[in-house]
Context: one part of a larger RNA
RNA sequence: CCGGUGACUCCCGGUGGGAAGCGAAGACCCUUUGAACCUUUACUGCAGCCUGUUGUUGCUGCGGGGGUCCAAGUGUGAAGCGUAGGUAGGAGACGUUACAGAGACGCGGCCGCUAGGUCGUCGCCCAGUCAACCAUUGGACACUACCCUCUUGGAACCCUGCGGCUUACGUCUACGGACGGACAGCAGCAGUUGGGCAGUUUAACUGGGGCGGUAUCCAUAUGAUAAUCAAUCAUAUGGGUCCAAAGGUAGGCUCAACCCGUUCAGAAAUCGGGUGUAGAGUACAAGGACAAAAGCCUGCUUGACUGGACUCUCAACAGUACGGAGUCCAGGCGCGAAAGCGUGGCCUAGCGAACCUCUGAGUGUCAAGUUUAUGAGACCCAGGUAUGACAGAAAAGGUACUCAAGGGAUAACUGGAUUGUCUGAGGCGCGAGCUCACAUCGACCCUCAGGCUUGUUACUUCGAUGUCGGCUCUCCGUAUCCUGGCCGUGCAACAGCGGCCAAGGGUGGGGGUGUUCACCCAUUAAAACGGAUCGUGAGCUGGGUUUAGAUCGGCGUGAGCCAGAUCGGUUGCUAUCUGCCGGGAGCG
Repeated sequence: CCGGUGACUCCCGGUGGGAAGCGAAGACCCUUUGAACCUUUACUGCAGCCUGUUGUUGCUGCGGGGGUCCAAGUGUGAAGCGUAGGUAGGAGACGUUACAGAGACGCGGCCGCUAGGUCGUCGCCCAGUCAACCAUUGGACACUACCCUCUUGGAACCCUGCGGCUUACGUCUACGGACGGACAGCAGCAGUUGGGCAGUUUAACUGGGGCGGUAUCCAUAUGAUAAUCAAUCAUAUGGGUCCAAAGGUAGGCUCAACCCGUUCAGAAAUCGGGUGUAGAGUACAAGGACAAAAGCCUGCUUGACUGGACUCUCAACAGUACGGAGUCCAGGCGCGAAAGCGUGGCCUAGCGAACCUCUGAGUGUCAAGUUUAUGAGACCCAGGUAUGACAGAAAAGGUACUCAAGGGAUAACUGGAUUGUCUGAGGCGCGAGCUCACAUCGACCCUCAGGCUUGUUACUUCGAUGUCGGCUCUCCGUAUCCUGGCCGUGCAACAGCGGCCAAGGGUGGGGGUGUUCACCCAUUAAAACGGAUCGUGAGCUGGGUUUAGAUCGGCGUGAGCCAGAUCGGUUGCUAUCUGCCGGGAGCG
C1' cells in the first nucleotide's frame, strides 16, 4: 500500500427464540340456597279424557227390587189328648131370641211336616161348645192388648231394567221434508286418570368434586400439655332403650377367689369351717363412686305426687331455646319406734319448636247484631302424636345443545415444595462361587445422592402461560453404548467379565401401532441414558385425547351416561420492542 474481518452509529431485507406476545372477564373443574331447556313411578298443580249427578228435559207402556203402613193368614224337636211363636192381663168366653146361629157332617178353595190347619157355604143335623182340673221346662186360638218369624194382596214413596212417541234440542236438505231424539250437545258440581303442559325442588360436611362415610343430635376414655376451654374424614367405644320393680322406705346380710373337710359328685353342683379392702356386684358403653353399702334378701308401699321460687348445665371468656341436674317453700302422702329418708333408677347418654289435630282440669275469661234458654264453639293452662339433615322447608334426575356470575378460596398441564415410590451410589458381608466373602454375584439391615417415574401437597396461574405424539433445528449434562488410555481377573491366545480416567467425534435404516414406551427384521465400531415450560403449534402436522352428528356393547323406566369401542369433525395474528441471520452507508 492492497484485500478481508471486526467495533461503534444509522438504515434495508429476512427469521420467528423471548416479551410466561396479541386476540376472548376459561367453554374443562369447583362454588352460587344462579339460570335455562329436557326426563320421570320427584313434589304441587292445570288443560284434556272418562264416569256420576243436576239443569236445558216433555208424553206414555210393560216389568224387577227395597223398607214403611194397612188387611188377611202362618208358626209341628222330644214329652204331651194335639201343628203349644213371645210377653202381660185373666176365670170365664161364645151361642140358644130367626135379618138367625156356636159346633158336627157333606161339598168347594188355600196351606201342609200327610197328622191336620184355615176359609166359604145352596144343603143337612142340633142346644150346647171351648176353657180351668191332669200331664209337660213353659197353658190355653176361652177372651183382650202389644209385638216377633214367614206368606199373600193392596197403598203412597224410593231405587232400577226394557221399550214406544214427538214438540224441546241436534244433523242433512233437491227447503217440500227426512233422520236422530229427551239421548247427544252445552252449562254447573263431584270423583278417577292425567310429563300433554306449568311452577319448583333435588341439602351439608369433604385434604377439588363425585363414589364411600356421617366425623349432621347425645355419652365415656385418650388426644389435652396437673385451673377452665380446646380441632382434624384423629384413636378406642357406646346411646335413640329397659324396669310396676330393676322405684320408695325399714330391717337383715356380705361378695370374687382360694384352703381344709364332706354319699353319689368328677377341675367345677349343694353343705360345714377358715382366709378374704373388694381381686365381686351395680339393667346396658367407658370412666368415676360404693362394704353394718350405692351390692344381696325380705316386709310394707307408690315421692315414677300437685303448685311455686331459685341455682347450675346446655353455652369457658357476651347473649341464647329445648333438654338435663340440683336446692328450697307450701299442700297432701309412703316407710320407719324415732332421728329421718323419699320430687324415679349410684353419677355422667336414652331426646324435639311453631302451626294443625286429639285428650284433660276449671263456681276461670269470651261469645259481636233485642232478650232468655239449650247446644256447638273460641281463649288461657297441662299433656299425646315429629320433624335422626336432630334450633325442626312439604321435594327426583339429565345436560357433550348449554348459559351467567365468580374462584387460582378448588381439581385436570407446566413450575415450586416433598421424595413414600422410582433411579443411582455407598457401608456391613449371611451366603453362592469344588476350597476361598470381596474374579464375579451378593440376602437382611443401615446411610446418602438424583429430581428422568408415580404419588402427596394445593404455593403460582381460571379478565386463559394452547394439551399427547411425530417432523424440523440448536445447545447442554455424564450415571460412557462405540471409538481412546489404563487396572484387576476364576486374564494362555482369540473372545469376554468387572472397574478407573475420558463428553473430541459418532450413536444409523426398516415393519405394524396415534403412540411415548415396548416388540420384531436386517445391518453396524456402536445402534447409550437424560435435560432444556414432560425444549420446540405468533415453526409445521393434527393420527390420539377433549365440543356439537352418528353406530355398537353395557348401564339407566327415561332424559342420557361409560380412562368402553367405532366413522366424521374450521389449528386466527400484515412483527411494535428485543434476539438472531444476511446486506448497505457513515466514522477515524
Large-subunit ribosomal RNA, domain V from Candidatus Nanohalococcus occultus, 588 nucleotides, folded computationally.
The source organism's lineage runs through Archaea, Nanobdellati, Candidatus Nanohalarchaeota and Candidatus Nanohalococcus.
Its Rfam family is "Archaeal large subunit ribosomal RNA". On this family, see Cannone et al., BMC Bioinformatics 2002: "The comparative RNA web (CRW) site: an online database of comparative sequence and structure information for ribosomal, intron, and other RNAs".